The RNA shown here (c-di-AMP riboswitch aptamer (ydaO/yuaA leader)) has 135 nucleotides and comes from a soil metagenome.
The prediction has a mean pLDDT of 79.
The RNAcentral record of the sequence draws on MGnify.

[in-house]
RNA sequence: AGCCGAAUCCCCGGCCGUCAGGCGACCGGGGAACGGGGGAACCAGGUAGUUCGGGGCGAGUCGUAGCGAUUUGCCGCGUAGCGCCGCUCUUCUGGCGCGAGCCCGACAGCUAACCCCGUAGGCGCUUAGAGAAGA
Numbered sequence: 001a002g003c004c005g006a007a008u009c010c011c012c013g014g015c016c017g018u019c020a021g022g023c024g025a026c027c028g029g030g031g032a033a034c035g036g037g038g039g040a041a042c043c044a045g046g047u048a049g050u051u052c053g054g055g056g057c058g059a060g061u062c063g064u065a066g067c068g069a070u071u072u073g074c075c076g077c078g079u080a081g082c083g084c085c086g087c088u089c090u091u092c093u094g095g096c097g098c099g100a101g102c103c104c105g106a107c108a109g110c111u112a113a114c115c116c117c118g119u120a121g122g123c124g125c126u127u128a129g130a131g132a133a134g135a
Stems, first nucleotide, its partner, number of pairs: 002123003008032007016024002033119006043109001051106001053107001054104004062078003066074002081098005087134002091130003
């Protein structure tokens, strides 16, 4: 340089650093953009649920073997699905990975108006091939 992800950009004020300006860090506020949730009619005229609780973010679902004992665990093989192969996009081929975790708190279908919330965190040698188009 670049990658996963919505997680980026701009403005105002305060304060600190700087001789000062500029710039930058931090704090507070606002806007744009991107992302998510709630929320009518109609539809669903049926289904599902109502401790067998239910629901949300997310690709992260489902099946199965073994070990263990605690019930919830450990761990392997697959799998719906997801990501990467670095000038950009798309298609094909090939290759390499992921297939988690967290939240709401008895409660939410869809859903115009309207209302609310987030803008984090984690990686980084990964520099394959073919075709088309572009720069």